About this RNA:
This is a predicted structure of a 1552-nucleotide RNA (small-subunit ribosomal RNA) from a candidate division WOR-3 bacterium. The coordinates come from a structure-prediction model, not an experiment, and the mean pLDDT is 84. Rfam family: Bacterial small subunit ribosomal RNA. Gene Ontology terms of the family: structural constituent of ribosome and ribosome.
RNA sequence: UGCUUGGAGGGUUUGAUCCCGGCUCAGGACUAACGCUGGCGGCGUGUCUUAGACAUGCAAGUCGAACGGAACUUAUUAGGUAGCAAUAUCUGGUAAGUUUAGUGGCGAACGGGUGAGUAAUACAAGGGUAACCUGCCCUGAAGAUGGGGACAACUCACCGAAAGGUGAGAUAAUACCCAAUGUGUUUAUUCUUACGCAUGUUUGGAUAAACAAAGACGGUGCAAGCUGUCGCUUUAGGAUGGGCUCUUGUCCUAUCAGCCAGUUGGCAGGGUGACGGCCUACCAAAGCUGUGACGGGUAGUCGGCGUGAGAGCGUGACCGACCACAAGGGAACUGAGACACGGUCCCUACUCCUACGGGAGGCAGCAGUCUAGAAAUUUGGGCAAUGGGCGAAAGCCUGACCCAGCGACGCCGCGUGGAGGAUGAAGUCCUUCGGGAUGUAAACUCCUGUCAGAGGGAAAGACGCUUUGAUGGAGUCACUGCCAUCAGGGUGACGGUACUCUCAGAGGAAGCCCCGGCUAACUACGUGCCAGCAGCCGCGGUAAAACGUAGGGGGCAAGCGUUGUUCGGAUUUACUGGGCGUAAAGGGUGUGCAGGCGGGCUGGAAAGUCCGUAGUGAAAGCCUUCGGCUCAACCGAAGAAUUGCUGUGGAUACUUCCGACCUUGAGGAUAGGAGAGGAGAGUGGAACUUUCGGUGUAGCGGUAGAAUGCGUAGAUAUCGAAAGGAACACCUAUGGCGAAGGCAUCUCUCUGGAAUAUUCCUGACGCUGAAACACGAAAGCUGGGGGAGCAAACAGGAUUAGAUACCCUGGUAGUCCCAGCCCUAAACGAUGUACAUUUGGUGUUGCCCAAAUUGGGCAGUGCCGUAGCUAACGCGUUAAAUGUACCGCCUGGGGACUACGGCCGCAAGGUUGAAACUCAAAGGAAUUGACGGGGACCCGCACAAGCGGUGGAGGAUGUGGUUUAAUUCGAUGCUACGCGAAAAACCUUACCUAGGUUUGACAUGCAGAUAGUAGGAGCCCGAAAGGGCGACGACCGAGGAUUUUUCUUUGGAGUCUGCACAGGUGUUGCAUGGCUGUCGUCAGCUCGUGCCGUGAGGUGUAUGGUUAAGUCCCGCAACGAGCGCAACCCCUGUUCUUAGUUGCCAGCCCAUUUCGGUGGGGGCACUCUAAGAAGACCGCUUCGGUUAACGAGGAGGAAGGUGGGGAUGACGUCAAGUCAUCAUGGCCUUUAUGCCUAGGGCUACACACGUCCUACAGUGCCCGUUACAAUGGGUCUUGCUACUUCGCAAGAAGACGCUAAUCUCAUAAAAGCAGGCAUGGUUCGGAUCGUAGGCUGCAAUUCGCCUGCGUGAAGAAGGAAUCGCUAGUAAUCGCGGAUCAGCAUGCCGCGGUGAAUACGUUCCCGGGUCUUGUACACACCGCCCGUCAAGCCAUGGAAGCCCGUAAUACCUAAAGCUCCUGAAUUUUUCGGGAACCAAGGUAGGAUGGGUGACUGGGGCUAAGUCGUAACAAGGUAGCCGUACGGGAACGUGCGGCUGGAUCACCUCCUUU
Repeated sequence: UGCUUGGAGGGUUUGAUCCCGGCUCAGGACUAACGCUGGCGGCGUGUCUUAGACAUGCAAGUCGAACGGAACUUAUUAGGUAGCAAUAUCUGGUAAGUUUAGUGGCGAACGGGUGAGUAAUACAAGGGUAACCUGCCCUGAAGAUGGGGACAACUCACCGAAAGGUGAGAUAAUACCCAAUGUGUUUAUUCUUACGCAUGUUUGGAUAAACAAAGACGGUGCAAGCUGUCGCUUUAGGAUGGGCUCUUGUCCUAUCAGCCAGUUGGCAGGGUGACGGCCUACCAAAGCUGUGACGGGUAGUCGGCGUGAGAGCGUGACCGACCACAAGGGAACUGAGACACGGUCCCUACUCCUACGGGAGGCAGCAGUCUAGAAAUUUGGGCAAUGGGCGAAAGCCUGACCCAGCGACGCCGCGUGGAGGAUGAAGUCCUUCGGGAUGUAAACUCCUGUCAGAGGGAAAGACGCUUUGAUGGAGUCACUGCCAUCAGGGUGACGGUACUCUCAGAGGAAGCCCCGGCUAACUACGUGCCAGCAGCCGCGGUAAAACGUAGGGGGCAAGCGUUGUUCGGAUUUACUGGGCGUAAAGGGUGUGCAGGCGGGCUGGAAAGUCCGUAGUGAAAGCCUUCGGCUCAACCGAAGAAUUGCUGUGGAUACUUCCGACCUUGAGGAUAGGAGAGGAGAGUGGAACUUUCGGUGUAGCGGUAGAAUGCGUAGAUAUCGAAAGGAACACCUAUGGCGAAGGCAUCUCUCUGGAAUAUUCCUGACGCUGAAACACGAAAGCUGGGGGAGCAAACAGGAUUAGAUACCCUGGUAGUCCCAGCCCUAAACGAUGUACAUUUGGUGUUGCCCAAAUUGGGCAGUGCCGUAGCUAACGCGUUAAAUGUACCGCCUGGGGACUACGGCCGCAAGGUUGAAACUCAAAGGAAUUGACGGGGACCCGCACAAGCGGUGGAGGAUGUGGUUUAAUUCGAUGCUACGCGAAAAACCUUACCUAGGUUUGACAUGCAGAUAGUAGGAGCCCGAAAGGGCGACGACCGAGGAUUUUUCUUUGGAGUCUGCACAGGUGUUGCAUGGCUGUCGUCAGCUCGUGCCGUGAGGUGUAUGGUUAAGUCCCGCAACGAGCGCAACCCCUGUUCUUAGUUGCCAGCCCAUUUCGGUGGGGGCACUCUAAGAAGACCGCUUCGGUUAACGAGGAGGAAGGUGGGGAUGACGUCAAGUCAUCAUGGCCUUUAUGCCUAGGGCUACACACGUCCUACAGUGCCCGUUACAAUGGGUCUUGCUACUUCGCAAGAAGACGCUAAUCUCAUAAAAGCAGGCAUGGUUCGGAUCGUAGGCUGCAAUUCGCCUGCGUGAAGAAGGAAUCGCUAGUAAUCGCGGAUCAGCAUGCCGCGGUGAAUACGUUCCCGGGUCUUGUACACACCGCCCGUCAAGCCAUGGAAGCCCGUAAUACCUAAAGCUCCUGAAUUUUUCGGGAACCAAGGUAGGAUGGGUGACUGGGGCUAAGUCGUAACAAGGUAGCCGUACGGGAACGUGCGGCUGGAUCACCUCCUUU
């Protein structure tokens, strides 16, 4: 610069991530069908199933100018008959015309249909034919002479139901035959020219033989004849159409591996238009095949069509080319052409007619019918056009064709109106009730007039053909005829169609699918894992954008969806363009034929390759441009393209082939070394067992612990001797050798391979390697030996719920040897072989060099790592890097290392190796958690050390259960159970029974009514609530009238009636808010920026040290920050300051006194009260520690290392608890699930559990006496109550003070002192019961508390198990308060007395951090395996049974062709015979399908049974191969693997 115009992804495995990988969706196209809907037109298209069967009509005829007739019409003529005649009629002839049965010619082999068969006699592309044919057509040459005898039609006779046929007679031709002529053709012989790869072809001659013909219609002429057109004969060529043949291409299957007898070739002959085993005889034994023969299945092929970026993949409707077929099968005849769709003959099946003797038929032509099916049209018009047949022509025929009809079946176009129109009408839907949406949409106003409708006008398709007439041209003696032009007439199925004009009026014309994501589009109601949806993921279990309906919205639109098929997406079969360590995938290993690939240099050839040129690649289609229908679809023209094949001319770099050479690949020779390399024969010691003998005595053995077993008949132990078999300690090592499996005492013999070094030799001899062959652990098999130990099976003992196991005692095959099989393993480096290239470090083995080292080279064998690669893990010169060559293998999981078939094996079994069906995943690596009967570290009244309890008794109280009319409801492991409830006799109260009530016990609004009204003493019924009667009897404001009194109007309040609504402790805590519990006062949980990683994520927050603490320090790809920790807050412990009543009283004064005190002054020192300060910070010091954080000790101090206690509860977890505190969405109820009332119940009682009280006694109980607190509470609608009196007491009566630092509750108790009790069911213990009382309260029976007297139960320190507590704590003692009329062993507080113990972190429980494994993620209360049982589904085997398919052998053999033969003289014809041969029959096999009692496993299915095999060390590590055993998962033996955790050690490596 030119050319090229084209390539999108999403969903779904996971808690999340990346990858592998399948499934699925979005797009296009249909000869489509189905569902809903449907206005018009144009152009196309329409039995994919039954090559099933077909009624009826039509689809191939035409020519009288080839021929003889026949019939009819007209004209004319001769004769006859009738008649006066016209005329009628009969017979015969002539002429013209019409029709046409027959003879004859041409056509019928085209056109039209279908796709059964066919995998090659097909088709496509390109060639050959020197091996061929070709009617009609065109061109050239030459002819057309003379004769002959028949057969139809027709007539007569006869047979038959019919179809049809037989005999006799007559006749024509462009029918048939003979002879002549021979331009020529053919054949034979021969000469010659030019060619060809060969047979041969070809040019020009000579000789010989054979071979032709037909006329018809015109013109003209008296005629003979001449002449035109058409036809005829011979021949040369062309064109067209065919035949045969070659090369290349052309589906699946190897679970089809060998096939073939005219088979392969030859010679001779026959046959054909022609080559040829095409056919026959003879001869030979060939031919094809892993580049897939043979067999099986499927299928017409192509141009094209659909899709795709392309390469491809799929397909072969319509249109076009070729082939094949015509009811199934066979055969020939005629002909230029057929083995013939609408011809013939035969067989078969089927249908029809029949007089039963015989006949007829073939829609896969156009319509149409039946059947089949999800599925597909009119028994239409016309030859006007195009094309075809015949004809001289007119013309005839033509279901080819042109048109119309039907079908939204497809493509294309048009319309269903346009503009304006808001108080955004009504309706409908939603709503937060305010409003919003439908929505300018409608109505309404003004317009327009496409299409459809009505009425007019009106083409093109006809440039043609035909006819009449005229003129001209060539030609002819001339005419006809021929050609051209002009004029007139005729000729259109579609169709009065396209088109156009006028009229009227928005009038007649919109649906379908979808709205969870993918994927554009959301709300309400109904439903409640039901009904249903679903392409994939998945929705639905009471608030469903996913079901159904509605409103709204989105998409497409006369269509829209669904189903089916196909391409795409899918790089998911990968040529373009994939992979194989762990995801699916490297053969167990080697040797090696074929094949594939192959080092350096040089010459030649030119097959591949490249360039030019020529032919072909039909048309249509696709593409581009232009044009025609108003546009488009559609159609026309031109171009391009057709990527290919073939011929020919060139090029020679690369590959290939041929020749010559080279040494680096490969191999050989030589030397000294290394080695568990292999085979065979020997050999050694330790150990073990057995036997014998000695010593010796009661046990041995075994286990977590035991038992079985052995032993007084002497075991075990120990010493000695002997026998036997097997295996080789130490050395020994990420050491060595081998192809792999594998190989280990030592010695000898034989033998393979590799490495190193030296240079010498050969000269590409190489690499890989399907098939093949060889080797191939362990187990196992066969035969024979051997057998010590070990040890499947088996037996016994244990364990256990069971224990067909793990453990123990025994023990047989086997393990060992010889011979022969088997042929598989986690046969692994899960990594094929060979070669080359590509930074390094560090060990080790063998050989070599050297200056003898610590260096270097080569070959092995390890580790770490650069680049690079990888999904990551990781690999990394021993590649999983970068390249090359060849082989093997993979294509979702399961079914299935299976079935059937083949091959191998004695068997076990191995190898090869599917399908139906089923799922939407299965899988790899890594991440974060959680978990582990994994590991490390740390903490906690977690254990331990202690003290006291619970569990036993009696009682209290709560719960479960049971009961009940009701025993209201909730809370249910820790984290429910003296909990909600800080008070159930009524009330509370929610429950039950009974009685009542309905705008309501309570709130708001609206409307109406309201003076004898509302209210209401009293009375009646009633359990009460409530109902009834009812004297009496109303309020406030404003105005008016009135002198006051009173009357009246209006408004309000109240009341009544009605309507909206109230009400609900009804439901959902799994719709919620709020509040709360728990992990847990555990130390954690996060963010911003940066960095690392493809990513989830990591880092920060890991390691080391320290702390109560993610507290702090050091350090670090991190640097900072937040919520938590700590501190700030309150109480308490010390001191100080301030203040001093109601508190206090040391000293001072006064009064009084029982000499203890009390009271008053006075004071604020002390106590106390309550405000504010101080103080504690590892601050000081010694030591340790990294000069750190911090720790151990000491001093001082009231207090010492967060002093003690409280409040304070991170991110979150448990769908934790609460709808019955409250609030609240939805649902439910409304003369009741609301409200009122009485009584009952919540208090029941065989029983079980939790939490407490009191005890069981002497550290005690009882009696008497005597001290010391603190926190708190208390009245004007009735509290605390001094004090006095009464009562045994509970309490009662009276009554001071106090609204409280003032008065009061209020004596604290344990303790102390003194006395009694003496071990007993008691002077312990107090339940239970009786009786008499008290208090509260309308009320004490169900069902309260207290008191006196009497009664005096269980209980003797509590089994398994289990709880609390680390100091003013446990234990023990009393006091107060809330609730409350009354009721406290509960709860919340207060003070008094006041201990013991902690070695320590092994274990139990809980928690935190790190690490590891994981098949878990609802997260171990996880996941998950197999038998059995149930249902459903597909499938294998199976005695058999049934149906096909293709062959083979034999029998029989129609028609037909050919051959032989006979009949009379040639031909023809006929009779007889033979060969081949369709169908048929018989037989034994092969193969496919169906079915089948019974049987095998497999798959699927919310909640079945038995166990628990696997995942963590899964509780016996797991898995692979093999063998045995077992209900089952499985167990055990032998060998192997790590894809095993943990601990220790060794080696190597990395860092310092």